[in-house]
Molecule: transfer RNA
Organism: Chitinophagaceae bacterium
């Protein structure tokens, strides 16, 4: 220098353009002498950023910023 693929909760992953799920993690009850585990239950995302297309975008389409791989 090219070419390619990924970026969504603290973590790990879904989610054909109709609005964002789940398990772990944290909190709360319960239960136990106590912890752990086990049961029920809340909270927790402007989906990497910034234009566009669209009635409508995590999803298409540029441009940037990270990270991995592969050519030179």
């Nucleotide at each position: 220098g090219g070419a390619u693929g990924a970026a969504u909760a603290g973590c790990u992953u879904a989610a054909u353009g109709g609005a964002a799920a789940a398990g772990c993690c944290a909190c709360u009850c319960u239960a136990u002498u106590c912890u752990a585990a086990g049961g029920a239950g809340u909270a927790g995302a402007u989906u990497g950023a910034a234009a566009g297309u669209u009635c409508g975008a995590a999803u298409c389409u540029u441009u940037c910023u990270u990270c991995a791989u592969c050519c030179u």